[in-house]
RNA sequence: GCCCGGGUAGCUCAGGGGUAGAGCACCUCCAUGGUAAGGAGGGGGUCACGAGUUCAAAUCUCGUCUCGGGCU
Numbered sequence: 001g002c003c004c005g006g007g008u009a010g011c012u013c014a015g016g017g018g019u020a021g022a023g024c025a026c027c028u029c030c031a032u033g034g035u036a037a038g039g040a041g042g043g044g045g046u047c048a049c050g051a052g053u054u055c056a057a058a059u060c061u062c063g064u065c066u067c068g069g070g071c072u
Stems, first nucleotide, its partner, number of pairs: 001071007010024004018055001026042005048064005
């Protein structure tokens, strides 16, 4: 330098055009003599950044940044 894959909640990851989810973690309550486990409810997201396409973009296209892998 070229090619491929990834970037979404605090963490690990789903979701591949039609109002963003799960598990764990966090908060409140129940329960216990108390703690853990357990049960019920809740909060938390500029979907890496910029532009384009579209009625509508996390999703498609282009560029940039960053992480991983491959080729030379």
About this RNA: A computed fold for a 72-nucleotide RNA from a Candidatus Saccharimonadota bacterium, annotated as transfer RNA. It was read from a public genome assembly. It matches the Rfam family "tRNA".